[in-house]
A computed fold for a 350-nucleotide part of an RNA from a metagenome, annotated as small-subunit ribosomal RNA, central domain. Its mean pLDDT, the model's own confidence on a scale to 100, is 89. The full RNA is in RNAcentral, with records from SILVA.
Context: one part of a larger RNA
C1' cells in the first nucleotide's frame, strides 16, 4: 500500500452551505480516449528459475530455454465507461391551490409569584433543621388588609405532541422572514448525490463595552455536623444570571448510531395532509403521502440489542480507527483582549 473496521470494545466531523475533486437516470446516432483481440518492434548482458553438461561431488562455471507480467507502433472490435451531438421524463426543480408547526427576529401588551417602598389593624416571635445555631424582630417582625416600583420567567394547555441542519425553540397580539407537507394539472429538462480546502450558524460557562439588577447564586463570611470539614444542611452574599453590540468556538454538541439512493414479512399507537365508501351530519371503515414512538420476522450483531426511522442488503461520496500509559502534554504554526482553541510528536514505561 493491500486487507479489517467505527451504537456500547480504539474510532461519525457540534451543525449546515458550497469550491475543486470524486461519482451520476431512459433512448438513439457518432467517436474510439479508457477497455478488448491479434501482430510487429522493443524489453542489455549477468543474476533468479527449468533442463543438460564440465571440474572425482558441490560452491563454481557452460550451453540451451522459458521467463522480463512492461512500453511503443500498426490493423481491427464497440458491450461497458469516457468524449460529441440530438432526444425523453420517472430523478432534481418551478408554477398554481390547499394545510399544520414552541421553526428565526422586532416591537408592543398581560396575569400570577417573589422582593422592596409607604399606610392601616396587630403583638412577640419569626425562621430555620435531623436537633439546634448563626439571622430577622418591641425603633414593631412574621401574619394581615390597601397602594406603589422592579426585574426575571410564563403554572394549567403539555401530550414517547409539533417545529428547527444542529445548538435549540413554550404567556398573548402585531410586523417581517425561512423551511416543510398534500392534492391536481402545467413547465424547465439531469440542472443529480457527496464534498478536502472555505465560509456560515454554533448550549452552558468566560472575556470587553454600556446598562439592568427581583429571584437564585460559584467565591466569600458567619452557624451547625465533625476526630477534622477548606463539604454535604442552614442563615447571608458578591461575580453571573437579564438587555444590547462584539468576542470565545468548546460539551455525554448523543440516537454515543455521517450524507444520499434503491430494495427487504408484519402488527398496533399517534401527529400533519388527500381521496373514497357511508351517512341528515358526526363518529367509525378502507386506500394513499409524509412524520414521530412501541413490538416483532428473515437478515445481521461478541453479545446486549438493530430490524422500512435497520446496527439488514447493494452502490457513491466524505469524516475518522490501528493496544495501555506517557497525552489531547510538549515543541513549532495558527487563532484569541484574555482564558485557552485547533492542529498534535517523540524519548520512556508496561
Nucleotide at each position: 500500500c493491500u486487507g479489517g473496521g467505527c451504537g456500547u470494545a480504539a474510532a461519525g466531523g457540534g451543525c449546515g452551505c458550497g469550491u475543486a475533486g470524486g461519482u451520476g437516470g431512459g433512448u438513439c446516432a457518432g467517436u474510439a480516449a479508457g477497455u478488448c483481440a491479434g501482430a510487429a518492434g522493443u524489453g542489455a548482458a549477468a543474476u533468479g528459475c527449468g533442463c543438460u553438461u564440465g571440474c572425482u561431488c558441490a560452491a563454481c562455471a557452460a550451453g540451451c530455454g522459458a521467463c522480463c507480467u512492461g512500453c511503443u507502433u500498426c490493423u481491427g472490435a464497440u458491450a461497458c465507461u469516457g468524449c460529441u451531438g440530438a432526444u425523453c421524463u420517472u430523478g432534481a426543480g418551478u408554477u398554481c391551490a390547499g394545510g399544520a408547526g414552541a421553526g428565526g427576529a422586532a416591537a408592543g401588551c398581560g396575569g400570577a409569584a417573589u422582593u422592596c417602598c409607604u399606610g392601616g389593624u396587630g403583638u412577640a416571635g419569626c425562621g430555620g433543621u435531623g436537633a439546634a445555631a448563626u439571622g430577622c424582630g418591641u425603633a414593631g417582625a412574621u401574619a394581615u388588609c390597601a397602594g406603589g416600583a422592579a426585574g426575571a420567567a410564563c403554572a394549567c394547555c403539555a401530550g414517547u405532541a409539533g417545529c428547527g441542519a444542529a445548538g435549540g425553540c413554550g404567556g398573548c397580539u402585531u410586523u417581517c422572514u425561512g423551511g416543510c407537507c398534500u392534492g391536481c394539472a402545467a413547465c424547465u429538462g439531469a440542472c443529480a448525490c457527496u464534498g478536502a480546502g472555505g465560509c456560515g450558524c454554533g448550549a452552558a460557562a468566560g472575556c470587553g463595552u454600556g446598562g439592568g439588577g427581583a429571584g437564585c447564586a460559584a467565591a466569600c463570611a458567619g452557624g451547625a455536623u465533625u476526630a477534622g470539614a477548606u463539604a454535604c444542611c442552614c442563615u447571608g452574599g458578591u461575580a453571573g444570571u437579564c438587555c444590547a453590540c462584539g468576542c470565545u468556538g468548546u460539551a455525554a454538541a448523543c440516537g454515543a448510531u455521517g450524507g444520499g439512493u434503491a430494495c427487504u414479512a408484519g402488527g398496533u399507537g399517534u401527529c400533519g395532509g388527500a381521496g373514497g365508501a357511508u351517512u341528515c351530519g358526526a363518529c367509525c371503515c378502507c386506500u394513499u403521502c409524509g412524520g414521530u414512538g412501541c413490538c416483532g420476522c428473515a437478515g445481521c450483531u461478541a453479545a446486549c440489542g438493530c430490524a422500512u426511522u435497520a446496527a439488514g442488503u447493494a452502490c457513491c461520496c466524505c469524516g475518522c480507527c490501528u493496544g495501555g500509559g506517557g497525552a489531547g502534554u510538549a515543541c513549532g504554526a495558527u487563532c484569541g483582549c484574555a482564558a485557552g482553541g485547533u492542529u498534535g510528536a517523540a524519548a520512556c514505561u508496561c